The prediction has a mean pLDDT of 78.
Predicted 3D model of RNase P RNA and transfer RNA as a complex of 476 nucleotides.
RNA sequence: CGAGUCGGUCGGGUGAUCGCGGCGCUGGCAACAGAGUCGAGGAAAGUCCGGACUCCACAAGGCAGGGUGGUGGGUAACGCCCACCCGGGGUGACCCGCGGGAAAGUGCCACAGAAAACAGACCGCCGGUGCGCGAGUGCCGGUAAGGGUGAAACGGUGGUGUAAGAGACCACCAGCGCUCCGGGUGACCGGAGCGGCUUGGCAAACCCCACCUGGAGCAAGGUCAAGAGGGUGAGAAGCUUCGGCGGCUCACCUGCGCGGACGAGUCGCCUGCUCAAUGUCCGCGGGUAGACCGCACGAGGCUGUCGGCAACGGCAGUCCUAGAUGGAUGAUCACCGUCGUGCCCCCGGUCCGCCGGGGCUACGGUUCCAGGAUCCGGCUUACAGACCGGCUCGUCCC
RNA sequence: GGGGCGGUAGCUCAGCUGGUCAGAGCAGCGGACUCAUAAUCCGUCAGGUCGUCGGUUCGAGCCCGACCCGCCCCACCA
Numbered sequence: 001c002g003a004g005u006c007g008g009u010c011g012g013g014u015g016a017u018c019g020c021g022g023c024g025c026u027g028g029c030a031a032c033a034g035a036g037u038c039g040a041g042g043a044a045a046g047u048c049c050g051g052a053c054u055c056c057a058c059a060a061g062g063c064a065g066g067g068u069g070g071u072g073g074g075u076a077a078c079g080c081c082c083a084c085c086c087g088g089g090g091u092g093a094c095c096c097g098c099g100g101g102a103a104a105g106u107g108c109c110a111c112a113g114a115a116a117a118c119a120g121a122c123c124g125c126c127g128g129u130g131c132g133c134g135a136g137u138g139c140c141g142g143u144a145a146g147g148g149u150g151a152a153a154c155g156g157u158g159g160u161g162u163a164a165g166a167g168a169c170c171a172c173c174a175g176c177g178c179u180c181c182g183g184g185u186g187a188c189c190g191g192a193g194c195g196g197c198u199u200g201g202c203a204a205a206c207c208c209c210a211c212c213u214g215g216a217g218c219a220a221g222g223u224c225a226a227g228a229g230g231g232u233g234a235g236a237a238g239c240u241u242c243g244g245c246g247g248c249u250c251a252c253c254u255g256c257g258c259g260g261a262c263g264a265g266u267c268g269c270c271u272g273c274u275c276a277a278u279g280u281c282c283g284c285g286g287g288u289a290g291a292c293c294g295c296a297c298g299a300g301g302c303u304g305u306c307g308g309c310a311a312c313g314g315c316a317g318u319c320c321u322a323g324a325u326g327g328a329u330g331a332u333c334a335c336c337g338u339c340g341u342g343c344c345c346c347c348g349g350u351c352c353g354c355c356g357g358g359g360c361u362a363c364g365g366u367u368c369c370a371g372g373a374u375c376c377g378g379c380u381u382a383c384a385g386a387c388c389g390g391c392u393c394g395u396c397c398c
Numbered sequence: 399g400g401g402g403c404g405g406u407a408g409c410u411c412a413g414c415u416g417g418u419c420a421g422a423g424c425a426g427c428g429g430a431c432u433c434a435u436a437a438u439c440c441g442u443c444a445g446g447u448c449g450u451c452g453g454u455u456c457g458a459g460c461c462c463g464a465c466c467c468g469c470c471c472c473a474c475c476a
Stems, first nucleotide, its partner, number of pairs: 001394010012336007020039004025034003041369001045380002048378005053217004060271004065213005070084005085099001086097004100208002105206002107202003122147002124143008155173006174198001176195008221293004229254007238245002256285007263275004286475003300319008337366001339364003344359006399472007408424004417456001426442005449465005
């Protein structure tokens, strides 16, 4: 210098004018006005996971269902993150992997092919035998070395052996299982010996194993004067056929209307638990599109330090930073910054065509994806451009 | 905001345990009947990146993941 790989940061700044939402202050009876202060993101998105929070019982037991899947760690938790192992790709930095079990069981492997899983004989090879003068051919048997099919053909190479052959046997190699030794927390790695000679693939098919898992979701959930009406419980005048009824008082609950069911809630089923009646559920209809809380201090951000390879954690200091519901963040101008083009100047190189860098101004452009709706940790997806850092490979020079 | 369902021919839909099954009806075209049209009957062709992309598998409409599009449901009785 060129090519590549991994990670991180930003994604305009300042000023003026106009405009929007929240908060407190001042003025005002109020409407409102004034000045002040705060006001979207790297993904706020998709809603794919995990939690906080709320209600149902303090979230209970079993079955079913669902999810995860190498090992160790991190975390509130996770399907996320970090480190390592194994397999695959790359010269390398590095990247990819839903990565348990197929000698527990069941199932599937289309077409082609003889045969697709307790193997198997289409051609070929070999032996026996019949027919035929012969070429050849019929029958019985042996054989997986050769041919061809397929995604996949029952270890590979060489030899012994044989009628021909074959792990039938031998040597080496690959793979599997068992035992032992060494290393590692572990996945696993290295080594030695023995064995049968070899046990195909699919579990993002059923299934088995290990672990996790209650449901619904902020439209969760709660509060909203007084009264009429109603219910439950307690007290009690009174009445009574002695079984009960019960004006009234107090406490609690309910409260838009009608109809239906008798059980309803707890995801589904069983158990258990709770509520028990103006109760719960279902259906139809009416009205309203209300106010407040939940709701903005939190597994919070930043800086330093310590521990750890890292993810992350401990400690100390410091900061407070949106809360709308008709759903608020915007627009215009100027300058700076940045980008492109052109003139001129300077420096370096040159194969004299020019190329690279810098300066000066003129003109043009002024930004990507996108936007809160209870909050948080992740993943995934979208994203113009700019900047920084680590590492690898190649070429040249010293 | 939260939850659920779906996407296959021009339209409405099916597709069993993944394989030569990508199909049915309507529609279209030709013929018959009719004076003509409709209805009816007979015959027939083509029409499909199975929403898109990636993965598992020898093989994906089907299994898994991501994305795109469409549809449905919900509040309160103050």
Rfam match: Bacterial RNase P class A. It is annotated as a ribozyme.